The prediction has a mean pLDDT of 80. This is a predicted structure of a 76-nucleotide RNA (c-di-GMP-I riboswitch aptamer) from Marinobacterium mangrovicola. Lineage of the source: Bacteria > Pseudomonadati > Pseudomonadota > Gammaproteobacteria > Marinobacterium. It was read from a public genome assembly, where an Rfam model found it.
[in-house]
């Protein structure tokens, strides 16, 4: 120094729920709030789940799995 890994400290993110707003809906944005997170940072082209639709099809979700790119700290 790199990889694996995740003790400590610093810093970071923010589930449920509540308020306001957007959307037919899934769900999303802002504020409050912390269950958790070592990528719970960014991306979406594989799968899953969900919504709309008579069909074709269109959409939502990355805090569901897998993947790509990047990244703070440093004990064992």
């Nucleotide at each position: 120094u790199u990889c694996u890994c995740g003790a400590a400290a610093a810093g970071g993110c923010a589930a449920a729920c509540c308020c306001c707003g957007a959307g037919u809906a899934a769900u999303c944005g802002g504020g409050g709030g912390a269950c958790g997170c070592a990528a719970a940072g960014c991306c979406g082209c594989g799968g899953g789940u969900c919504c709309c639709u008579g069909u074709c099809g269109g959409g939502a979700u990355g805090g569901c799995c897998a993947g790509g790119c990047u990244a703070u700290c440093g004990a064992a």